[in-house]
Molecule: Bacterial RNase P class A
Organism: Gemmatimonas phototrophica
RNA sequence: CGGUUCCGCCGGACGAUCGCGUCGCGGAUUCACUCGCGCCGAGGAAAGUCCGGGCUCCUUGGACACGCUGCCAGGUAACGCCUGGGCACGCCGUAAGGCGUGACGGACAGUGCCACAGAGAAUAGACCGCCUUCACGAAAGUGGAGGUAAGGGUGAAAAGGUGGGGUAAGAGCCCACCGCGUCCGUGGUAACAUGGGCGGCACGGUAAACCCCAGCGGGAGCAAGGCCAAAUAGGCGGCGAGCAGCAGUCCUCUGCGAUCAGGACGCCGCGGGUUGGCUGCUAGAGCGUGCGGGCGACCGUACGCCGAGAGAAAUGAUCGUCCGGGGCCGCAAGGUCCUGACAGAACCCGGCUUAUAGGCGGAACCGACGA
Numbered sequence: 001c002g003g004u005u006c007c008g009c010c011g012g013a014c015g016a017u018c019g020c021g022u023c024g025c026g027g028a029u030u031c032a033c034u035c036g037c038g039c040c041g042a043g044g045a046a047a048g049u050c051c052g053g054g055c056u057c058c059u060u061g062g063a064c065a066c067g068c069u070g071c072c073a074g075g076u077a078a079c080g081c082c083u084g085g086g087c088a089c090g091c092c093g094u095a096a097g098g099c100g101u102g103a104c105g106g107a108c109a110g111u112g113c114c115a116c117a118g119a120g121a122a123u124a125g126a127c128c129g130c131c132u133u134c135a136c137g138a139a140a141g142u143g144g145a146g147g148u149a150a151g152g153g154u155g156a157a158a159a160g161g162u163g164g165g166g167u168a169a170g171a172g173c174c175c176a177c178c179g180c181g182u183c184c185g186u187g188g189u190a191a192c193a194u195g196g197g198c199g200g201c202a203c204g205g206u207a208a209a210c211c212c213c214a215g216c217g218g219g220a221g222c223a224a225g226g227c228c229a230a231a232u233a234g235g236c237g238g239c240g241a242g243c244a245g246c247a248g249u250c251c252u253c254u255g256c257g258a259u260c261a262g263g264a265c266g267c268c269g270c271g272g273g274u275u276g277g278c279u280g281c282u283a284g285a286g287c288g289u290g291c292g293g294g295c296g297a298c299c300g301u302a303c304g305c306c307g308a309g310a311g312a313a314a315u316g317a318u319c320g321u322c323c324g325g326g327g328c329c330g331c332a333a334g335g336u337c338c339u340g341a342c343a344g345a346a347c348c349c350g351g352c353u354u355a356u357a358g359g360c361g362g363a364a365c366c367g368a369c370g371a
Stems, first nucleotide, its partner, number of pairs: 001367010012322007020041002023038005043342001047353002050351005055221004066217005071085005086104001087102006105212002110210002112206003127152002129148008160178006179201001180199008225279004235270006249264004286305008323340007
């Protein structure tokens, strides 16, 4: 200097003219309409609606069911998020190391599943082979009996792995190292890491299969809710039973008493009217700077700031200059042409995920050149 991967930040600026919206002040004429001036006016994701909350209403004695999360320690209002650490896997690299991802509790609590192929798939084996021996045969070979699971084959996966000894041939049969099981030590808050002793030692995998364990979880959602105005059909129907006890939702009437009748209240349905206005609606788990604590996420403290609140939904257009990128011409200065991503709040906040032209910064690695 160039490239690859990953991470972070910015993502147009200034001026003029005209125009739009809330709010404030003033004028006209009390209001509406309207005029003038002034402050302010879309995002890092506003997107997806995937998590966690604030807020509102309903419910609220517990349990079952159901759902979510799942290494350790911290942060946070909380989380499935973030920070630090551990382990595993992947990528780059000779390595050290760096980056990324994690659906990262349990397979000896139980159940299920592992197709096909294959001799055999977990209470899992002898197809081809290898060895010994017998019989037949001129030989090649064929058949029987016994032993074997090291070699080959099938498969995603096959009764620990590599090497050596041993054997008729083989096998943890024996040995060394690794693996596995178990006991103890050291470091660490812990997850874990590591060292030693003993034991030839084995019932594979799968839980985003059912399940078990630990922790968390009431339900809806701003179209939540509250207020005002207005209108209609102060509409119609059904039920509040039966049995037992004279005592039956309450009141009135009759009656011994009411189940009759009427009304109140409640519930269930049918039908009709209104779909207007105000509010909720932006000062907060808020932002900035300094100092202190912490590896960090973050916490504490002092001072300062107030940065859309629309209501069918406003923030735009034109011109000029500058900035960034690209092409062409030019030795250069420069000239000329083109171009500037993803994308728009609607109750609010903390996250995650997805999209992003171009520029800047950082980390690791590779290549080239130079010293």